Background: Predicted 3D model of a 74-nucleotide RNA (transfer RNA) from Candidatus Nitrosocosmicus sp. Its Rfam family is "tRNA". Rfam classes the family as a transfer RNA. Its mean pLDDT, the model's own confidence on a scale to 100, is 84. The source organism's lineage runs through Archaea, Thermoproteati, Nitrososphaeria, Nitrososphaerales and Candidatus Nitrosocosmicus.
[in-house]
RNA sequence: GGUCAUGUAGCUCAGCCUGGCAGAGCGAAGGUUUUGUAAACCUUAGGUCGCGGGUUCAAAUCCCGUCAUGACCU
Numbered sequence: 001g002g003u004c005a006u007g008u009a010g011c012u013c014a015g016c017c018u019g020g021c022a023g024a025g026c027g028a029a030g031g032u033u034u035u036g037u038a039a040a041c042c043u044u045a046g047g048u049c050g051c052g053g054g055u056u057c058a059a060a061u062c063c064c065g066u067c068a069u070g071a072c073c074u
Base pairs, nucleotide, nucleotide: 001073002072003071004070005069006068007067010026011025012024013023020057028044029043030042031041032040050066051065052064053063054062
């Protein structure tokens, strides 16, 4: 230098192919329960969907550029 994969909540990841309310588990906070803790149950908060641009009524999703990490080739 080239090809490919990955990047989404604090963590692990789904959703992307086929555009249409941003989600799950764990964790966190509060509550119920308990003498108390844990467990269980209920509720809540938490997001620039790596970044920038384009297409579109509408983009995590399609297109272009770019960054980071990893693998392979040279």